[in-house]
RNA sequence: GCCAAAGUAGCUCAGUUGGUAGAGCAACGGUAUCGUAAACCGUGGGUCGUGGGUUCGACUCCCACCUUUGGCU
Numbered sequence: 001g002c003c004a005a006a007g008u009a010g011c012u013c014a015g016u017u018g019g020u021a022g023a024g025c026a027a028c029g030g031u032a033u034c035g036u037a038a039a040c041c042g043u044g045g046g047u048c049g050u051g052g053g054u055u056c057g058a059c060u061c062c063c064a065c066c067u068u069u070g071g072c073u
Stems, first nucleotide, its partner, number of pairs: 001072007010025004019056001027043005049065005
């Protein structure tokens, strides 16, 4: 330098003919217990890597760029 894959909550990951973004674990609060843990109930937490384009509408489609991983030279 070229090719491919990945980037979504603190972590691991879902999320399709484009239609208001979710789960588990973790955190916090509560119930219960003599008390703790387990258990159960609830709450918060996201400019969906960045910037543009298409569209009435984009995590999703198109372009460029950034980061990481793998391969080729």

A computed fold for a 73-nucleotide RNA from Candidatus Pacebacteria bacterium UBA6180, annotated as transfer RNA. It matches the Rfam family "tRNA". The family's RNA type in Rfam is transfer RNA. Its family is annotated with triplet codon-amino acid adaptor activity in the Gene Ontology. The source organism's lineage runs through Bacteria, Bacillati and Minisyncoccota. Its mean pLDDT, the model's own confidence on a scale to 100, is 80.